[in-house]
RNA sequence: AGAGUCGGCCAGGCAAUCGCCUCCGCUACGCGGAGGAGGAAAGUCCGGGCUCCACAGGGUAGGGUGCCAGGUAACGCCUGGGCGCCGCGAGGCGACGGAAAGUGCCACAGAGAACAGACCGCCUAUGGCCUCAGUGCCAGGCAAGGGUGAAACGGUGCGGUAAGAGCGCACCGCGCGGCUGGUAACAGUCCGCGGCACGGCAAACCCCACCUGGAGCAAGAUCAAAUAGGGGAGCAGGGGAAUAUCCCCACGUGUGGCCCGCACGUUGCUCCCGGGUAGAUCGCUUAGAGGAAUGAUUGCCCACGACAGAACCCGGCUUACAGGCCGGCUCUCUUU
Numbered sequence: 001a002g003a004g005u006c007g008g009c010c011a012g013g014c015a016a017u018c019g020c021c022u023c024c025g026c027u028a029c030g031c032g033g034a035g036g037a038g039g040a041a042a043g044u045c046c047g048g049g050c051u052c053c054a055c056a057g058g059g060u061a062g063g064g065u066g067c068c069a070g071g072u073a074a075c076g077c078c079u080g081g082g083c084g085c086c087g088c089g090a091g092g093c094g095a096c097g098g099a100a101a102g103u104g105c106c107a108c109a110g111a112g113a114a115c116a117g118a119c120c121g122c123c124u125a126u127g128g129c130c131u132c133a134g135u136g137c138c139a140g141g142c143a144a145g146g147g148u149g150a151a152a153c154g155g156u157g158c159g160g161u162a163a164g165a166g167c168g169c170a171c172c173g174c175g176c177g178g179c180u181g182g183u184a185a186c187a188g189u190c191c192g193c194g195g196c197a198c199g200g201c202a203a204a205c206c207c208c209a210c211c212u213g214g215a216g217c218a219a220g221a222u223c224a225a226a227u228a229g230g231g232g233a234g235c236a237g238g239g240g241a242a243u244a245u246c247c248c249c250a251c252g253u254g255u256g257g258c259c260c261g262c263a264c265g266u267u268g269c270u271c272c273c274g275g276g277u278a279g280a281u282c283g284c285u286u287a288g289a290g291g292a293a294u295g296a297u298u299g300c301c302c303a304c305g306a307c308a309g310a311a312c313c314c315g316g317c318u319u320a321c322a323g324g325c326c327g328g329c330u331c332u333c334u335u336u
Stems, first nucleotide, its partner, number of pairs: 001332010012301007020036007038307001042318002045316005050216004057260004062212005067081005082096001083094004097207002102205002104201003119146002121142003126139004154172006173196001174194005179188003220282004230273006237249004250266006
């Protein structure tokens, strides 16, 4: 000097004029004063506050999360660590429990794609046929070499064999057990045993662990208005006793589905049809609208202005983003 990576900040400012919304004041229908969109307000993806369903209990189904430790009101979030992948690196990403419970899939090619397989091949020890001779032919042995494929049922080397093969051995890999370090996930030039369960996919079904009532501000609360409480259907019951009370059974309704439990009702409840009404206030905040308010013009500065507008309120994540500022770290080049 350049390139990169991680973290933080800003997101035009000042003045004037007119216009808009809220609140306050006033000499009150217009004047004055104060205030007036974001880092993502976006997506509606998570977690809550809050409201209602009865007091919301237990189970199951369903749904969610998925390495370890900590943080948090909580989370699918954050911080750090482990492992795996990408990057020279600083760093980045991870849908990261289980394939030895079971089922299923791996196109095409290929002999054969999970306890498989003989296309090209290798051998003739062993048993035969033929021949001057010959694996030339039959039977037999092999899966080490080549090929196909994304992937071929451990790798390299030595021995052994007719030719081979963990067939045996050494090392590596794998499995099991131990030791050491670490809270743990895990790690190890550690120790021992074993020729050795036989690939990948669970973002396939599934198994395991933990979490989880439902609906949502168009939730809901209050006031007002209105009609025809019209028509139909169901349960409207039984038993006990200390007798207008209580208990049990049964029936109906409610509790997101189902089961149990519970509550209410059995002269009151539930369901269906039909008719009428549907306005206002609150919820709703120092921005607080109710089809949704900050717009236009001028002058100066300047980074010449991107992505973009709150709608009950918070904690996060994800996505979009012109330009500028600050700091940490990495790599390359040059100079001293």
This is a predicted structure of a 336-nucleotide RNA (Bacterial RNase P class A) from Methylohalobius sp.
Lineage of the source: Bacteria > Pseudomonadati > Gammaproteobacteria > Methylococcales > Methylohalobius.
It matches the Rfam family "Bacterial RNase P class A". Rfam describes the family as follows. Ribonuclease P (RNase P) is a ubiquitous endoribonuclease, found in archaea, bacteria and eukarya as well as chloroplasts and mitochondria.
The sequence was found by an Rfam model in a public genome assembly.